[in-house]
RNA sequence: CCGCCCAUAGCUCAAUUGGCAGAGCAGCGGACUCUUAAUCCGUUGGUUGUAGGUUCAAGUCCUACUGGGCGGA
Repeated sequence: CCGCCCAUAGCUCAAUUGGCAGAGCAGCGGACUCUUAAUCCGUUGGUUGUAGGUUCAAGUCCUACUGGGCGGA
C1' cells in the first nucleotide's frame, strides 16, 4: 500500500428476505436464611462505533471515516 472480517446494555452475544431492539451474566428491589452464600420472584439499563445517503420504515442496504483482527505485497 491492497483485500477481507468484526463494532448492538457494564460483560458475553442474539435480532428471520428491511417492519415494536432482546437473552444470559452483572447491578437494584423482594422472598428464603440467625447472617452470608446458593436458590426463587420482580426490575433498571441502548444516540446499534462516528458522519452522511436510500426508503413510508434501517441494527440490517449504500458511501466515507475511526478502532480491532486476518491475509497478501